[in-house]
RNA sequence: AUGGAGGGUAUGAUACCGGCUCAGAACGAACGCUGGCGGCGUGGAUAAGACAUGCAAGUCGCACGAGAAAGGGAUCUUCGGAACCCGAGUAAAGUGGCGAAAGGGUUAGUAAUGCACAGAUAACCUGCCCUCUGGUUCGGCAUAACAUACUGAAAAGUGUGCUAAUUCCGGAUACGAUGCUAUGUCGAAUGUCAUAGUAUGAAAGGCGGGGACCUCUUCGGAGGCCUGUCGCCGGAGGAGGGGUCUGUGUCCUAUCAGCUUGUUGGUGGGGUAAUGGCUCACCAAGGCUUACGGGUACGGGGCCUGAGAGGGUGUUCCCGAACACUGGGACUGAGACACUGCCCAGACUCCUACGGGAGGCAGCAGUCGAGAAUCAUUCACAAUGGGCGCAAGCCUGAUGAUGCGACGCCGCGUGUGGGAUGGAGGCCUUCGGGUUGUAAACCACUGUCACAGAGGAAGAAUCGCACGGAUGCGAAUACCGUCCGUGUCUGACGUUACUCUGAGAGGAAGCCACGGCUAACUCCGUGCCAGCAGCCGCGGUAAUACGGAGGUGGCAAGCGUUGUUCGGAAUUACUGGGCGUAAAGGGUGCGUAGGCGGUUGGUCAUGUUCGGUGUGAAAUCCCACGGCUUACCCGUGGAACUGCAUCGAAAACUGGCUGACUUGAGUGCAGGAGAGGAAAGCGGAAUUCCCGGUGUAGCGGUGAAAUGCGUAGAUAUCGGGAGGAACGCCAAUGGCGAAAGCAGCUUUCUGGCCUGUAACUGACGCUGAGGCACGAAAGCCAGGGUAGCAAACGGGAUUAGAUACCCCGGUAGUCCUGGCUGUAAACGAUGGGCACUACGUAGUGGGGCCUCUGACGGUUUCACUGCCGGAACUAACGCAUUAAGUGCCCCGCCUGGGGACUACGGCCGCAAGGCUAAAACUCAAGGUAAUUGACGGGGGCUCACACAAGCGGUGGAGCAUGUUGCGUAAUCGAGGCAACGCGAAGAACCUUACCUGGGCUUGACAUGCAUGGAUUAGCUCCGUGAAAGCGGAGUGACACCCUUGAGGUGGAACUUGCACAGGUGUUGCAUGGCUGUCGUCAGCUCGUGCCGUGAGGUGUCGGGUUAAGUCCCUCAACGAGCGAAACCCCUGUCCUUAGUUGCCAGCGAGUAAUGUUGGGGACUCUAAGGAGACUGCCAGUGUUAAACUGGAGGAAGGUGGGGAUGACGUCAAGUCAUCAUGGCCCUUAUGCCCAGGGCUGCAAACGUGCUACAAUGGCCGGUACAAAGAGCCGCAAAGCCGCGAGGCGGAGCAAAUCUCAAAAAGCCGGCCCCAGUUCGGAUUGAAGGCUGCAACUCGCCUUCAUGAAGUUGGAAUCGCUAGUAAUCGCGGAUCAGCAACGCCGCGGUGAAUAUGUUCCUGAGCCUUGUACACACCGCCCGUCAAGUCACCCGAAUAGAUCGAACCCGAAGUCAUGACGCCCUCGGGCCAGUGCCGAAGGUGCGGUUUGUAAGGGGGACUAAGUCGUAACAAGGUAGCCGUACGGGAACGUGCGGCUGGAUCACCUCCUUU
Repeated sequence: AUGGAGGGUAUGAUACCGGCUCAGAACGAACGCUGGCGGCGUGGAUAAGACAUGCAAGUCGCACGAGAAAGGGAUCUUCGGAACCCGAGUAAAGUGGCGAAAGGGUUAGUAAUGCACAGAUAACCUGCCCUCUGGUUCGGCAUAACAUACUGAAAAGUGUGCUAAUUCCGGAUACGAUGCUAUGUCGAAUGUCAUAGUAUGAAAGGCGGGGACCUCUUCGGAGGCCUGUCGCCGGAGGAGGGGUCUGUGUCCUAUCAGCUUGUUGGUGGGGUAAUGGCUCACCAAGGCUUACGGGUACGGGGCCUGAGAGGGUGUUCCCGAACACUGGGACUGAGACACUGCCCAGACUCCUACGGGAGGCAGCAGUCGAGAAUCAUUCACAAUGGGCGCAAGCCUGAUGAUGCGACGCCGCGUGUGGGAUGGAGGCCUUCGGGUUGUAAACCACUGUCACAGAGGAAGAAUCGCACGGAUGCGAAUACCGUCCGUGUCUGACGUUACUCUGAGAGGAAGCCACGGCUAACUCCGUGCCAGCAGCCGCGGUAAUACGGAGGUGGCAAGCGUUGUUCGGAAUUACUGGGCGUAAAGGGUGCGUAGGCGGUUGGUCAUGUUCGGUGUGAAAUCCCACGGCUUACCCGUGGAACUGCAUCGAAAACUGGCUGACUUGAGUGCAGGAGAGGAAAGCGGAAUUCCCGGUGUAGCGGUGAAAUGCGUAGAUAUCGGGAGGAACGCCAAUGGCGAAAGCAGCUUUCUGGCCUGUAACUGACGCUGAGGCACGAAAGCCAGGGUAGCAAACGGGAUUAGAUACCCCGGUAGUCCUGGCUGUAAACGAUGGGCACUACGUAGUGGGGCCUCUGACGGUUUCACUGCCGGAACUAACGCAUUAAGUGCCCCGCCUGGGGACUACGGCCGCAAGGCUAAAACUCAAGGUAAUUGACGGGGGCUCACACAAGCGGUGGAGCAUGUUGCGUAAUCGAGGCAACGCGAAGAACCUUACCUGGGCUUGACAUGCAUGGAUUAGCUCCGUGAAAGCGGAGUGACACCCUUGAGGUGGAACUUGCACAGGUGUUGCAUGGCUGUCGUCAGCUCGUGCCGUGAGGUGUCGGGUUAAGUCCCUCAACGAGCGAAACCCCUGUCCUUAGUUGCCAGCGAGUAAUGUUGGGGACUCUAAGGAGACUGCCAGUGUUAAACUGGAGGAAGGUGGGGAUGACGUCAAGUCAUCAUGGCCCUUAUGCCCAGGGCUGCAAACGUGCUACAAUGGCCGGUACAAAGAGCCGCAAAGCCGCGAGGCGGAGCAAAUCUCAAAAAGCCGGCCCCAGUUCGGAUUGAAGGCUGCAACUCGCCUUCAUGAAGUUGGAAUCGCUAGUAAUCGCGGAUCAGCAACGCCGCGGUGAAUAUGUUCCUGAGCCUUGUACACACCGCCCGUCAAGUCACCCGAAUAGAUCGAACCCGAAGUCAUGACGCCCUCGGGCCAGUGCCGAAGGUGCGGUUUGUAAGGGGGACUAAGUCGUAACAAGGUAGCCGUACGGGAACGUGCGGCUGGAUCACCUCCUUU
């Protein structure tokens, strides 16, 4: 010494820069909801707006003159009254004195005439008060009151007459005092002090007491005298108060840079209490520099906040200032230029007889007004204080109190204890319960506050008076003063505080919040609506975010909101920040002021340090103690007030002065390199043009073209000539220069730099605000020049367009001279200087040393230029002796994005424009680096029927089928791949969800409860109807019990009613489940470790290899998991076992024939189990590996073939119509039943298929060989009938047995002969068959007849790599039948091709860029159009304010002052005049504000228009400056930059 917290928001995520925002404290507050009590505080912040009414400053009779009335008493009376006493020397008024300059209010003005702190006054004043000293003498003139006359509406005034004083005036005196002169002393100057002389200057009395003595007397007394007291005058001092001066401090603005003429100084007058240009005359020409101007503002003690440093503020209280309706002015006075005084002017209000007057709440209350907003027209002088007075006392809206306001702080209460496995109600619920909640009820208590009654402090001390005493003065025992004691008197608050008693839980709880920050959660309602919101953000049908409710949290007589301040914010950074890329280094140098400055002595003491003294008011803050029951509050004491001044000391550092030094800096001398600069001259190559020769049809240009040039001879080529511009090779991360920049050669002039030496100077240095100079390109002015190139412009292309990119032309310009401009990505995006801090390597220019010196080489040093890299630093990237490291010095610059490299103003420029540089408004961002992805019309590697190589198709035809569209009264879904022969493995009715019509309503179906009960269910019928249904008739049951009966009871069914059923209604974007797809692609992750601040990385990368993240090697990684592979099924070879319904070799039997039969298990086969294949073996390649290539053996060889199997995830993919399911919706209908219809409709389009177009074929005849399936509501043989579909029939078979069942292509033979055919079969007609209640809409099949399109298919597009494609038939599911040519399976026959990875598509890995992350279907720019808002310009117009000039000139000071008045004869006064002079007026100028036609850009606003500029190589790399052009983003020219991708080359680096 007691003191320092952070969070939200950017991003997919991260770190940083950076803003916005929140949590805290505070308030003279206001608003909303609510409100019990008390104490202490506090309360017009706005209109310094206007004010009705009352009060806020009077007092003194002991300064003075004069002096009532009411009323009472009593006398007289003509009864009208008069006079007297008391009232009363009272009231009111006046003269005079003191006060009124205090107290009280307010904050307009004021940026310094103020305030604060410290000083000065040798340049001053001071009433009342205190101390001391000396006086208080002699006279005089007026005047108010009053009386009287008069004017006026009033306010008020005038004349005449009288009078007093502590009023006024004169004389005398003068210890001090003041002026002058002289001398001396002292001092920091003008001066102070002392002494002497000389001159000048005063007064007032009042009230008491008194023994002698004196004077006067109206005889009552009065005065002198003595004495007391209050006054008065001169002087000295004090206290307190004030004036003036000095230093320091005291807001913003430079888009205010120059200001000033009484200004700066002097001399001399004047003026003041006093210095001074304060004022005036004259003289000199100075003075100021954050000045001058503008804006804002009373200042301080303090108060709020903060850890502090600071920041903000100036309410109450205290100190100071200023102001008093606005402006000006003086008077009086000790003090004022005076809040409740005066004069003038102005505005306003009031009165008025219109002539003239009155007024000033920013005192206390109060009213109106404006405002979000701020109180009683209260009581009292009882206390404290003030004025006057000898005093009593009077006055006091100061003050003390009370009232009103939750405005603030503090305190108290609204009860306390018990009380349930927990009532009721509310809310929620998974329906079980939970919660409200010991909360309530109930029981037992208590009595604060409020209420009623009773009692009852302290604030009171006095003053005065009375009595007693002491003491002072004095002649005095008098009077008077002081002190002590006793007694007496005084309370607004006040029904006080406080205490006691009484009654009764009785009268006393709300507000806000509950998404995160931030403590606290559910339901309902709402449905991007209504609304919320401090920031982020909530709300589009399941909202903890809106509204309500229940519950919870927080605070509590308050709680929230709003506003403001500080804090957090290190976000202006003194404490305590930055500038390579985030905002920020000036384009570069020279240099002024300033800042900073090497080594060593001496001295001074500026800064610095220490000590003393004074001051820093009180209050406040802090500490201690004490007083109110506590606390707030208050009292006493202490500490503190971090400051300033002054005195003294120290001398290291800093600074001043002075002396020395050489290392900083410079000079000299000896050398050196260089595109450094300027000027003049010269040169060759090339382009173009001109002339001539040769020569002929093209040239040129592009992605491809065209415009253009060329038969008038181009291009090409040769020779000659002209002219301009630029300088190849050398040439280089080479050189020089401050930067811009500099390149052929030679000469002349010239600047700087480096090395060596150590002769000279001796800190001469560094930086550098202003200033000056230089400053690419473009551009401007004037004059030249012009070969090439080339903005603009013209033409040709491209394109949707193409004001572009490409091409052909082409003018300014590019060049020179002279002048201007002054900007660039003027960049190392890095200011200059000095010092220090590891290495390595390369280059340029010098020097030293060594060496086997000839070149070379080695080593070292200085200057410059690069690269790599360590520590350190950095948000990271990176930088790293050329620092962005560590320090010092100086300069410049930054403070969220946009607005804005802008507006206005100023300066510069010929112009273009440059420099300087805001605000309103708007947003919650904006940015940097790095990370992971995604993407790229970036790169590399690799794969896939992806392409290529092949085969066959689709797209053309007809038909089938699905879809769109159209149509209809008439379902739904699926929509690129990944919808479209899909859900549907089969719509005539049914299905069916749709439509029309007819019906039913507890329902077609489930459960429960209640009701009824044999008039019941069921059964048989009738009517009606299309049916469903509706209506009716007949018949007619069950179980148990008492049993006498259909008696009672009961359940099922049924009737009726209530709960409920039901829904293919909605939401696939609320869901489960299932599925598709990328993709059977090779990926996706984890643990530990390591790296990184972190996101994250590593592993998973690299080299090989693989179908594969498959395996191997290397490696800060080591392992592991999900995937891949394997395990499973089918198939290919073999073996074992088994042998019927399968098989038949051998042995029997039999038949026209057949495993038909006895039998057999050999074979085939069947179906169980095994074997087999593993790169195992060999060779080569490879790294000795993994593996690959080839081979052997083998039925099969490198995954043998096929299937099942689908990682993390993506697509809000699909499905609420398979099913399930939340929410919502319908409930005589969106449910249910029925009939008919529709889902089949047809100008058109698309997808998927079938059949074809024919001869590798069609037709006819004959003939051969499968596999896999199915079959009782079934498959059905033989036989018979029918041309046939089919019919009759019914053996056999629940099936290795029987049946479907014929396989077809094929093979053999024959016909057809290239044609719309013996191809093709659509369409149509006729006749039939089958299924089925029923073939019209709308089935399939058969026969006969008919015989369409079509002759191989445009652009485009699909499938397939081997038992595959192609082709051929067979079977099955669904199914009464079938629109099946579909789908799912089965076997038969059975190819071609792959050189390969450039391209298309998709995918994987690595890398790169990114402004993308909803991830390129991304992002995003500008014009135009619409709306809103603020701003700029703006003809003009209306104010405000300031300035200087002029005009007019009030009051008034000052000056002067006639006639006159007064006069004490000294003089005074008035009118008038003059200077100055407020308001006012005139024109001008500056600043500023409002309005404004029109013009301009800007910002913002879910879905407007045009394009596509930027981000990837953004499809022409981008950007900067400049110029021109263009609807727009922009384009082009010139110069510059990398903050450009990609490839190649050079250089360099690292490693070996």
Description:
The RNA shown here (small-subunit ribosomal RNA) has 1552 nucleotides and comes from a Planctomycetota bacterium. Lineage of the source: Bacteria > Pseudomonadati > Planctomycetota. The coordinates come from a structure-prediction model, not an experiment, and the mean pLDDT is 83. The RNAcentral record of the sequence draws on ENA and SILVA.